[in-house]
RNA sequence: CGAGUUGGUCGGGUGAUCGCGGCUCGGGGGGCGAGAGCUCGACCGGGUCGAGGAAGGUCGGGGCUCCGCAGGGCAGGAUGCUGGCUAGCGGCCAGUCGGGGUGACCCGCAGGAAAGUGCCACAGAGAACAGACCGCCGAUGGCGAGCCGGCAACGGGUCGCACAGGUGAGGGUGAAACGGUGCGGUAAGAGCGCACCAGCGCCCGGGGUGACCCGGGCGGCUCGGCAAACCCCAUCCGGAGCAAGGCCAAGCAGGGGACGGGCGGCCCGUCCGAUGUCCCCAGGUAGGCCGCAUAGAUGGAUGAUCACCGAUCCGGCCACCCGCAAGGGACCGGUGAACAGAACCCCGCCUAUAGGCCGACUCGUUGC
Numbered sequence: 001c002g003a004g005u006u007g008g009u010c011g012g013g014u015g016a017u018c019g020c021g022g023c024u025c026g027g028g029g030g031g032c033g034a035g036a037g038c039u040c041g042a043c044c045g046g047g048u049c050g051a052g053g054a055a056g057g058u059c060g061g062g063g064c065u066c067c068g069c070a071g072g073g074c075a076g077g078a079u080g081c082u083g084g085c086u087a088g089c090g091g092c093c094a095g096u097c098g099g100g101g102u103g104a105c106c107c108g109c110a111g112g113a114a115a116g117u118g119c120c121a122c123a124g125a126g127a128a129c130a131g132a133c134c135g136c137c138g139a140u141g142g143c144g145a146g147c148c149g150g151c152a153a154c155g156g157g158u159c160g161c162a163c164a165g166g167u168g169a170g171g172g173u174g175a176a177a178c179g180g181u182g183c184g185g186u187a188a189g190a191g192c193g194c195a196c197c198a199g200c201g202c203c204c205g206g207g208g209u210g211a212c213c214c215g216g217g218c219g220g221c222u223c224g225g226c227a228a229a230c231c232c233c234a235u236c237c238g239g240a241g242c243a244a245g246g247c248c249a250a251g252c253a254g255g256g257g258a259c260g261g262g263c264g265g266c267c268c269g270u271c272c273g274a275u276g277u278c279c280c281c282a283g284g285u286a287g288g289c290c291g292c293a294u295a296g297a298u299g300g301a302u303g304a305u306c307a308c309c310g311a312u313c314c315g316g317c318c319a320c321c322c323g324c325a326a327g328g329g330a331c332c333g334g335u336g337a338a339c340a341g342a343a344c345c346c347c348g349c350c351u352a353u354a355g356g357c358c359g360a361c362u363c364g365u366u367g368c
Stems, first nucleotide, its partner, number of pairs: 001364010012309007020050008029040004052339001056350002059348005064241004071268004076237005081095005096110001097108004111232002116230002118226003133171002135167003142161004147156003179197006198222001200219008245290004254281006260272003313334004320329003
């Protein structure tokens, strides 16, 4: 100097004018009251306060509220390596293992395939205790040719072909083919045997809280993949949600049905019930207060205009400063800041984001 990885942070500022919402003070008017005072719709004026890192998504967890209790089970759902943090989580931190990358780092579909079921298209002989397409071997026996010995009968052995049979090393198919390399062995081959390696099982030693890691020995020789397939195992889970819920006001008209009803489904248990509860059709009323906050609205507020500053970017640059130069600074002109708006509250996750700043680390090149 270039390319990258990762963490944090800002995300326009100042002033003026007009306009919004809350609170508060004063004016002024109404009502009640003998008065003091209380109370109230609108209007006028002063003061003061007034959106975010995600307010978005509504994917998680809680606080809070209600269902008289929220019990047991089935079904259902969620999570799934280890340790820690936390109110808690499917979150975060650290680690282990696996995968990607030269690396800094990133990702994880991370319990179980020997409980069972299922799937692996097509191709291929064969896709889980499989299998013979090409190829290799092929004996007693069969066919053919020819050699040696022998008077002959016959004996021995060579080559070729085919069958029964053997084989899974070589080739082929495929995403994947029932360990790899080498040597021996064999009719030809094969862990058939051996050496080394990988894997698996068992035993032992060391390190670690642990997941696991390192080392040694023995052994059979080796018995795919998918569970983000059904499933098995472990842990967890009442339900509904601020349109929750509570208070005041207003307003009523009935008709039919059931024996049940009690906030996910089913069963058990339990509680209430015929002056009751529930279901269906129909009619009437629905205004306000609380919940609700250092913004607290409720058809839902912070907007508009002007001036100056101004990140960034573009262009210029006689002269000035640094520099060998390239170039940079200063100066001049232009440009003028993304995503986007609280609605009970809090903690996470995910997504969007113009531009700027700060830190750590990796790789490459060059110079000292």
Predicted 3D model of a 368-nucleotide RNA (Bacterial RNase P class A) from an uncultured Acidimicrobiales bacterium. It matches the Rfam family "Bacterial RNase P class A". It is annotated as a ribozyme.